[in-house]
A computed fold for a 1465-nucleotide RNA from a Paracoccaceae bacterium, annotated as small-subunit ribosomal RNA. The RNAcentral record of the sequence draws on ENA and SILVA. Lineage of the source: Bacteria > Pseudomonadota > Alphaproteobacteria > Rhodobacterales > Paracoccaceae. Rfam family: Bacterial small subunit ribosomal RNA. Gene Ontology terms of the family: structural constituent of ribosome and ribosome.

RNA sequence: AAACUUGAGAGUUUGAUUCUGGCUCAGAACGAACGCUGGCGGCAGGCUUAACACAUGCAAGUCGAACGCCCUUUUCGGAGGGAGUGGCAGACGGGUGAGUAACGCGUGGGAACCUACCCAAUAGUACGGAAUAACUCAGAGAAAUUUGUGCUAAUACCGUAUACGCCCUUAGGGGGAAAGAUUUAUCGCUAUUGGAUGGGCCCGCGUUGGAUUAGGUAGUUGGUGGGGUAAUGGCCUACCAAGCCGACGAUCCAUAGCUGGUCUGAGAGGAUGAUCAGCCACACUGGGACUGAGACACGGCCCAGACUCCUACGGGAGGCAGCAGUGGGGAAUAUUCGGCAAUGGGGGCAACCCUGACCGAGCCAUGCCGCGUGUGUGAUGAAGGCCCUAGGGUUGUAAAGCACUUUCAACGGUGAAGAUAAUGACGGUAACCGUAGAAGAAGCUCCGGCUAACUUCGUGCCAGCAGCCGCGGUAAUACGAAGGGAGCUAGCGUUGUUCGGAAUUACUGGGCGUAAAGCGCGCGUAGGCGGACUGAUCAGUCAGGGGUGAAAUCCCGGGGCUCAACCCCGGAACUGCCUUUGAUACUGUCAGUCUAGAGUCCGGAAGAGGUGAAUGGAACUCCUAGUGUAGAGGUGAAAUUCGUAGAUAUUAGUGAAGAACACCAGUGGCGAAGGCGAUUCACUGGUCCGGUACUGACGCUGAGGUGCGAAAGCGUGGGGAGCAAACAGGAUUAGAUACCCUGGUAGUCCACGCCGUAAACGAUGGAUGCUAGCUGUUGGGCAGUAUACUGUUCAGUGGCGCAGCUAACGCAUUAAGCAUCCCGCCUGGGGAGUACGGUCGCAAGACUAAAACUCAAAGAAAUUGACGGGGGCCCGCACAAGCGGUGGAGCAUGUGGUUUAAUUCGAAGCAACGCGCAGAACCUUACCAACCCUUGACAUCCUUGGACCGCCAGAGAGAUCUGGUUUUCUCGUAAGAGACCAAGUGACAGGUGCUGCAUGGCUGUCGUCAGCUCGUGUCGUGAGAUGUUCGGUUAAGUCCGGCAACGAGCGCAACCCACAUCCUUAGUUGCCAGCAGUUCGGCUGGGCACUCUAGGGAAACUGCCCGUGAUAAGCGGGAGGAAGGUGUGGAUGACGUCAAGUCCUCAUGGCCCUUACGGGUUGGGCUACACACGUGCUACAAUGGUAGUGACAAUGGGUUAAUCCCCAAAAACUAUCUCAGUUCGGAUUGGGGUCUGCAACUCGACCCCAUGAAGUCGGAAUCGCUAGUAAUCGCGUAACAGCAUGACGCGGUGAAUACGUUCCCGGGCCUUGUACACACCGCCCGUCACACCAUGGGAGUUGGUUCUACCCGACGGCCGUGCGCUAACUCUUCGGAGGGGCAGCGGACCACGGUAGGAUCAGCGACUGGGGUGAAGUCGUAACAAGGUAGCCGUAGGGGAACCUGCGGCUGGAUCACCUCCUUU
Repeated sequence: AAACUUGAGAGUUUGAUUCUGGCUCAGAACGAACGCUGGCGGCAGGCUUAACACAUGCAAGUCGAACGCCCUUUUCGGAGGGAGUGGCAGACGGGUGAGUAACGCGUGGGAACCUACCCAAUAGUACGGAAUAACUCAGAGAAAUUUGUGCUAAUACCGUAUACGCCCUUAGGGGGAAAGAUUUAUCGCUAUUGGAUGGGCCCGCGUUGGAUUAGGUAGUUGGUGGGGUAAUGGCCUACCAAGCCGACGAUCCAUAGCUGGUCUGAGAGGAUGAUCAGCCACACUGGGACUGAGACACGGCCCAGACUCCUACGGGAGGCAGCAGUGGGGAAUAUUCGGCAAUGGGGGCAACCCUGACCGAGCCAUGCCGCGUGUGUGAUGAAGGCCCUAGGGUUGUAAAGCACUUUCAACGGUGAAGAUAAUGACGGUAACCGUAGAAGAAGCUCCGGCUAACUUCGUGCCAGCAGCCGCGGUAAUACGAAGGGAGCUAGCGUUGUUCGGAAUUACUGGGCGUAAAGCGCGCGUAGGCGGACUGAUCAGUCAGGGGUGAAAUCCCGGGGCUCAACCCCGGAACUGCCUUUGAUACUGUCAGUCUAGAGUCCGGAAGAGGUGAAUGGAACUCCUAGUGUAGAGGUGAAAUUCGUAGAUAUUAGUGAAGAACACCAGUGGCGAAGGCGAUUCACUGGUCCGGUACUGACGCUGAGGUGCGAAAGCGUGGGGAGCAAACAGGAUUAGAUACCCUGGUAGUCCACGCCGUAAACGAUGGAUGCUAGCUGUUGGGCAGUAUACUGUUCAGUGGCGCAGCUAACGCAUUAAGCAUCCCGCCUGGGGAGUACGGUCGCAAGACUAAAACUCAAAGAAAUUGACGGGGGCCCGCACAAGCGGUGGAGCAUGUGGUUUAAUUCGAAGCAACGCGCAGAACCUUACCAACCCUUGACAUCCUUGGACCGCCAGAGAGAUCUGGUUUUCUCGUAAGAGACCAAGUGACAGGUGCUGCAUGGCUGUCGUCAGCUCGUGUCGUGAGAUGUUCGGUUAAGUCCGGCAACGAGCGCAACCCACAUCCUUAGUUGCCAGCAGUUCGGCUGGGCACUCUAGGGAAACUGCCCGUGAUAAGCGGGAGGAAGGUGUGGAUGACGUCAAGUCCUCAUGGCCCUUACGGGUUGGGCUACACACGUGCUACAAUGGUAGUGACAAUGGGUUAAUCCCCAAAAACUAUCUCAGUUCGGAUUGGGGUCUGCAACUCGACCCCAUGAAGUCGGAAUCGCUAGUAAUCGCGUAACAGCAUGACGCGGUGAAUACGUUCCCGGGCCUUGUACACACCGCCCGUCACACCAUGGGAGUUGGUUCUACCCGACGGCCGUGCGCUAACUCUUCGGAGGGGCAGCGGACCACGGUAGGAUCAGCGACUGGGGUGAAGUCGUAACAAGGUAGCCGUAGGGGAACCUGCGGCUGGAUCACCUCCUUU
């Protein structure tokens, strides 16, 4: 010099966002355990559970220099041994943590004490005596052990003497000691003083949780006397007094050894108390004392109890929570090791002995630390594995190969320190040297996000994973495996626990309007906090000093083991406590003073403030009477009900009764809140303003406490008009225990007494001060001459708004702003404001108030959507107004269903169903049956041979098979190449097999609806908003205007096609006005005017006028025009939605089949038929049928240009039929024919003759259409051999109606509510049924703890007695006596035990209550939208259930209207 460094977040609620809030993760640690794996060494650690039970061995002995005896040995000097007497030590060391919430521990103090051994000092160590163990003899007993007799010693025991100091004292006096051993030296002994060490006692402060433990205590608190102790003291006892402790938590219950420290943390804290160290407590359980300096004694004693052992059954023995070890318990924790060499302890003069203390070794990856498992080079980037887009990539310089090294281990040798003379268990250890050889030495977990690290295969909501979110239902980076990768490494993961993150208990460092959270409101006790000035004091506070804060640990600086872990030395620190000196601003305390807080007084003022009494009018009902007649009442509509016995209606009644007080009336007033509303009187509380006379901080808050406290409810007694839970009836309904209606009882009212709760709300505790304004209103005052006005001031009560705050919404001088003080409350959701306990209550119930279990959320505000039986505006053949249909019949066609060998498959509300199919007799054809083929009907490659094709005959249902016949391809630099055919081989072909929920493409639909977005800017913490909203307007997000927006894109519109008018060009195969011919046909010449054809162009733009509107956009009308406001009709389909449709058009990933799920053939089926539905055709007739006459068209097709061909019908005219199942209708059936085709049986179309069914206009319901449209009439085309009532087109004839937007359906925009977001086909509540889980009650039962009363009363000490016994001392008459002691006996105390009664905790418990969870159970539909009766709170009644109803309250209710206020003009 140094002892300093210091603080990280993430996942998960939502469609998305911000916040609140919980859950979870990443870190560190461990006396750990488990799984996989395991080379070496050092240092440490190792029963956390049963203070459960213990076999065996050891763990405390030693002294002959205290003593006698015995034995062995002897070189006679002696040496050794044994049991015993005696001394010291067994109170230390070692173990454990059961008990203990306590002066037990920690820390700091204190006085009334003791202390063996040790140190220092002083004095002394004299004289005597009597016993006893061992031993001997005799017994008892199985043993343990024990009895009697006799002998003996001492540093064992006793007496006397002495007493500087010591103790007691009545101050005279009295009392008390010793031990010797030895040749010396020396070691001892006695008394006293002092010290040291150790210990006992007392006190301040600190030391877990529970109040669902609130009162506890009789030796209890104090005093006096006595006893007891080493010592103080109710420690004990007698008496006296009645105290003592407690909300600053007594008592009780539960839990726990305490500390230094350890772990974690930035710290403050939190958790913990293994190893090491200090203290305490315990020693099988309970009690007790003895000995001793010290114990109420772990390896001592006595008693009781449980257990174990021995026993001859009489009786005895024992205590591992010492070291090893055993059993047991448990997830789990070691050797029945070596040594006293070191350190320390006991004994001894010493030698020495003892020492499971200790030092070492053994076992265990249990932890910390260190080392190794090789190093360099090495690209054909080897092989193999894996993946692959088939190219390659990766494993990977990794390996092999080549070159080198030898740490560690192995083997061989030398060999310590630890010892300062001797003595070394460790140990032939550490260390050093040498030898050989890459040789002997790598695993574990993870790879969806958090969190570093990705692919393939298998599996298919299975198996499984998971810390949280969550993966898995056929393409799983999440399961299992493999390849690859990431991390750590002799370890790695998992589990458990603690702290952290968690500011998630917030002292540092949080909150309470709506997220959890302000007591319903006052008064007030304790407590907390408190205005101005002066002085004193110094308790708090601040500064300095002293003592203490054990060591170890942590930290810093050094040092030693090769480093490190580890160890050693020094320092710093130990943030604390005690003490002392000082400072005096602030707080406190004391004293004095003041008036701004608070209060008193005087003068005014307003008021539904309270209580009592009296009075009043209107209305309802009832009663009486009159008038009057058939209804009334009630509802969405009805009915129950009342009424001819006279209702309702109406009139009268100084009739009755009860309840409530219209207007005034007002975000007006008063009150603490609940609450208070007619008028008058009486009593009474509070508030405001003005004056400034008085008091002089008297104040604020307020745990407990106490009072008030809507409605409902309860008790007693009244009262009862209206209303009205329950109840009854009528309706509604699937049901209707409801909503609606008719009745109606408690109750509502009064008096007295309870209850004590509400959305008791401003969801906002009280008080004080400060911080922009504007504008209403209530009550006072002042000023301006002022009842109206203006300004100002105080006190209330509203609205808007700045700063500030807030997650946002919002609050904003009446704060949710800035501050101070005090109180209350919160800590995830559910379980639950529930259970149990307690208090209160008559009861209902209120207050206080958990846990198990369960979930990963529950929640607040705001955003975007969607939705609403919310609102506003608008549109559409959406309704309405019309016309014609469908639904009834027959038939056609498609579908479902059924049937079948098969009736192939797909399409399924709109948006499947005359759809795929623009056409199934075979084919098609995918289906079924039967028969065949297997490199295949088709493609590419290889080999061999050959032209192929074709023709004929036979068999067969045919495919096919057999036989015969015929011919030798093209090119060619002649080798071969190519095309085709046949055979063979394997790669492969093939699949209308599956998945449209793996896909592309295409399509439908909302919808030709007017929308959908972006850039920049701005606003918002953000999701997002703005633009896109608003006022007009439009078919339109079309346009105009305004605006924090300005622009832009995809859509709309326009550009495209067709039709309608005109012009122009061109006139053939088209046309014919005029001319000519004519066979009379534009046929011919001629012509191109017209029609027409097909190219080009013009034309329509709100352009013009009037009106309206805002002078705009536009709208209404008009002119002109072929056409007028998008001219008509097409084509054109934004962002997206429906996992919409299609793997059977096509394409395609994956899966599946491969002598078959492929290919071929014949026949059958797709055409079936009790039935149901869709779409059509034909009809039911006279607006018609039949017969005849009869004109006009356009598309289109046929090879080719328009020539030629195919061509109408209805209409119209004439005749007939005359209302009928018909001259309607044509099904069905019989017969005959035509056509197509290989073939019309299943199964074609058409024609003729005959037959002549149902059907007489169609129930509920439902469809299309707004003009050349509907309706009606025919015609054409595609595909096709043939087949049309279908589809797609074409033209002819040709209407009716639209007042209008209330309603139904669909859509668009704005706004509002929302508990919805797979978005109302949403969400969601309760009973019941089933399964499982935890829990409450429960007759009782079992056990623990504890209290009270009583009984018993071992051992033991104490007290008393002590007649029996008695060596030491005294006296003696020698007999004995005394003193003392012992046994015995008695007494109180007391452990165990017992009886009775409580209290409390826990286990089990038939039955029973609710709660939670569970994939699709049952019944309803309560809530979320006005949720279809607005919801919710309290209370009461009722009901299968959610719930319903009454009374009062709240807005956390939508909508409409009104009122008031604010802003702008």